[in-house]
Context: one part of a larger RNA
Molecule: large-subunit ribosomal RNA, domain I
Organism: Klebsiella pneumoniae
RNA sequence: GGCAAUUCGUGGAUGCCUUGGCAUGUACAGGCGAUGAAGGACGUGGCACGCUGCGAUAAGCUGCGGUGAGGUGUGAGCAACCUUUGACCCGCAGAUUUCCGAAUGGGGAAACCCACCUAUCCGUUUAAUCUCGAACGUUGUCCGCAAGGACGGCGAGCGGGGUUAGGCGGGAACAGGUAUCUCAAAACUGAAUACAUAGGUUUCGAGAAGCGAACCCGGUGAACUGAAACAUCUCAGUAGCCGGAGGAAAAGACAUCAACCGAGAUUCCGUUAGUAGUGGCGAGCGAACGCGGACCAGGCCAGUGCUCAGAUUUCAACUAGCAGAACCAUCUGGAAAGUUGGGCCAUAGCGGGUGACAGCCCCGUAUGCGAAAGUGAUGAUCUGAGACUCGAGUAGGGCGGAACACGUGUAAUUCUGUCUGAACAUGGGGGGACCACCCUCCAAGCCUAAAUACUCGUACAUGACCGAUAGCGAACUAGUACCGUGAGGGAAAGGUGAAAAGCACCCCGAUGAGGGGAGUGAAACAGUACCUGAAACGGAUUGCCU
Numbered sequence: 001g002g003c004a005a006u007u008c009g010u011g012g013a014u015g016c017c018u019u020g021g022c023a024u025g026u027a028c029a030g031g032c033g034a035u036g037a038a039g040g041a042c043g044u045g046g047c048a049c050g051c052u053g054c055g056a057u058a059a060g061c062u063g064c065g066g067u068g069a070g071g072u073g074u075g076a077g078c079a080a081c082c083u084u085u086g087a088c089c090c091g092c093a094g095a096u097u098u099c100c101g102a103a104u105g106g107g108g109a110a111a112c113c114c115a116c117c118u119a120u121c122c123g124u125u126u127a128a129u130c131u132c133g134a135a136c137g138u139u140g141u142c143c144g145c146a147a148g149g150a151c152g153g154c155g156a157g158c159g160g161g162g163u164u165a166g167g168c169g170g171g172a173a174c175a176g177g178u179a180u181c182u183c184a185a186a187a188c189u190g191a192a193u194a195c196a197u198a199g200g201u202u203u204c205g206a207g208a209a210g211c212g213a214a215c216c217c218g219g220u221g222a223a224c225u226g227a228a229a230c231a232u233c234u235c236a237g238u239a240g241c242c243g244g245a246g247g248a249a250a251a252g253a254c255a256u257c258a259a260c261c262g263a264g265a266u267u268c269c270g271u272u273a274g275u276a277g278u279g280g281c282g283a284g285c286g287a288a289c290g291c292g293g294a295c296c297a298g299g300c301c302a303g304u305g306c307u308c309a310g311a312u313u314u315c316a317a318c319u320a321g322c323a324g325a326a327c328c329a330u331c332u333g334g335a336a337a338g339u340u341g342g343g344c345c346a347u348a349g350c351g352g353g354u355g356a357c358a359g360c361c362c363c364g365u366a367u368g369c370g371a372a373a374g375u376g377a378u379g380a381u382c383u384g385a386g387a388c389u390c391g392a393g394u395a396g397g398g399c400g401g402a403a404c405a406c407g408u409g410u411a412a413u414u415c416u417g418u419c420u421g422a423a424c425a426u427g428g429g430g431g432g433a434c435c436a437c438c439c440u441c442c443a444a445g446c447c448u449a450a451a452u453a454c455u456c457g458u459a460c461a462u463g464a465c466c467g468a469u470a471g472c473g474a475a476c477u478a479g480u481a482c483c484g485u486g487a488g489g490g491a492a493a494g495g496u497g498a499a500a501a502g503c504a505c506c507c508c509g510a511u512g513a514g515g516g517g518a519g520u521g522a523a524a525c526a527g528u529a530c531c532u533g534a535a536a537c538g539g540a541u542u543g544c545c546u
Base pairs, nucleotide, nucleotide: 001545002544003543004542005541006540007539008538009537015531016495017494020466021465022463023462024461025460026459027458028457029455030454031211032210039100040099041098042055043054044053046078047077050074051073061094062093063092064091065090066089070082071081072080105114106113107112115178116177117176118175121170122169123168124167125166126165127164128163129162130161131160132159133158136155137154138153139152140151141150142149143148180208181207182206183205185203186202187201188200189199215246216244217243218242219241220240226233230280256263257262267294268293269292270291271290277285278284298447299446300445301391306386307385308384309383310382311381312380313379317375318374319373321369322368323367327342328341329340331338343360344359345349351363352362353361396420397419398418399417400416401415402414403413406432427442428441429440430439431438482489483488502530505517506516507515508514
């Protein structure tokens, strides 16, 4: 040095587990915001770093309900406290809610800087008023011969104090207000242009703004790509951007289809059908009538009607909860829920926990019940508001575009940038150029539930979904640490044990690290580098070979 066996280390695969995810179903909800949102900054605890909660009343304050013995979050420990006079916790309602942020007094490099006005307050002054004091004038009663004294009334002033109202001044603190735009009202102004009007200014009142996952409507609108190149075409009216709204939106009560028979608003699904068509007739695009379903609802334009909104009331339900059956012994074991024996309940043998596998130990489950307060479908009643009289610069036409499955084509139909421009129910539109006949409908006004779309979310349930390199990026201080000027990118990281019983004490060692005893425990090769502990890799011992 090699091989073999044994043994130890290293390492963290595998197995088992699940606090976390993923998907689906049903029901609910579908908004929050100037009464200051979403999202943050900074604070806030006895000791306090992160998270969570909260806001200078700061892990909290108040009221009303529930519950009933413990509690002061994660988070141990110490300290100090609270609690059957009901704490902690749960529900409903309220109070507080710094600063930034639409941020809105002005500014600004967000969480900062700088203001003004008003009120409270303080000082001063004026007026009114109340009260106290001393004196003055006048007057009443009593005492006194008189001088005078005592007790009152009235008057105008003086001094002190208080109250109310007004003026002026002050500024430490606290509170309120002060942005813009639109609309309504009022007032004052005010052109061309005389009266006026437009416009302007001020005051007061109301509203808006910003955020939010998808769904919806509208405006604007690509390219890669495909056509095996590429230009019409396609991708696609998609992505993106912008505006607007609702819990749905949009559409909607035939100037519709059909075919000589008839149907009867809209929306959605299946079919018709990859058909008829369209198309450098390439790539591709792609209906409708009809049929079967889901759901069904019709109204109004001067009105015993309809639609919308608000208020009151009724009441299901929701937002805490309550009751809730039935088991013992034996054996093994550290531990019984396992074994054995004998019972019981069941409208409850879904599920979870408990020292191994529990219908009867615990939480629950079936079932039944429950609200002071808040929300509240439907219904009922009341109140208010709206629609302005049947649709002309319209229908149609020319030019240029666009939408229709339909690329200008034989191109009907719909929309309109531009130029034009009817009829008036004795009328008009459509039936895929156009004409006639026939059939059918009545445009140029408005409203309208349901069936349909979606899920940032809430509750419940389910899974031939995952089980820590999986499943969300994130089972853990995760959109964290870290990277980047920035837009942005973006991890790793779970498991002692039934219970900390987390190794008192002794020894080696440096008052280490680490280890050896002792002890706990079922187990310590379960010692917090902790379940199991594979392989690569590194040693040690023994044997053989060189």